This is a predicted structure of a 147-nucleotide RNA (FMN riboswitch aptamer (RFN element)) from an uncultured Clostridia bacterium.
RNA sequence: AGGUACCUUCGGGGCAGGGUGAGACUUAGAAGUCAACUCCCGACCGGCGGUGAUGGCUCCUUGGCCUAAGUCCGCGAGUCCAGUGAUCUGGGUUGAUCUGGUGAGAUUCCAGAACCGACGGUACAGUCCGGAUGAGAGAAGGUUUCC
Numbered sequence: 001a002g003g004u005a006c007c008u009u010c011g012g013g014g015c016a017g018g019g020u021g022a023g024a025c026u027u028a029g030a031a032g033u034c035a036a037c038u039c040c041c042g043a044c045c046g047g048c049g050g051u052g053a054u055g056g057c058u059c060c061u062u063g064g065c066c067u068a069a070g071u072c073c074g075c076g077a078g079u080c081c082a083g084u085g086a087u088c089u090g091g092g093u094u095g096a097u098c099u100g101g102u103g104a105g106a107u108u109c110c111a112g113a114a115c116c117g118a119c120g121g122u123a124c125a126g127u128c129c130g131g132a133u134g135a136g137a138g139a140a141g142g143u144u145u146c147c
Base pairs, nucleotide, nucleotide: 002146003145005143006142007141008140009139010138017041018040019039023034024033025032026031043127044126045117046116047075048074049073050072055066056065057064058063070115071114078093079092080091081090082089083088097113098112099111100110101109119130120129121128
């Protein structure tokens, strides 16, 4: 330094402000009060690994380390189907980016303008509540043993 088997810990963020008023309440009535993180304007957020021309550190070697994509590649989650007594296993499905600049090279850098976000609940939800004190890609550390 690498492999084997196992253990521990960690492992998702977000409606400021304004408008409207479904509905609810009070009332004899006129009228009044409350009322959406779901609607409208607007605000805000971005799991994990890879790639990567960014930036930084170390160093003097063309090295090493850290860091850089929500929309590229892959994965996870969600969801659907089949099997199963169940745990679970297998399979399917699974969102969204352009333009300009630099350059040998950029869907990654810089600038600008866009776009996307499971299921159930409820006033129509990426942001509230719920499944979830769950699951999890993976990250870090430790033990064991082999070479």
Background
The coordinates come from a structure-prediction model, not an experiment, and the mean pLDDT is 80.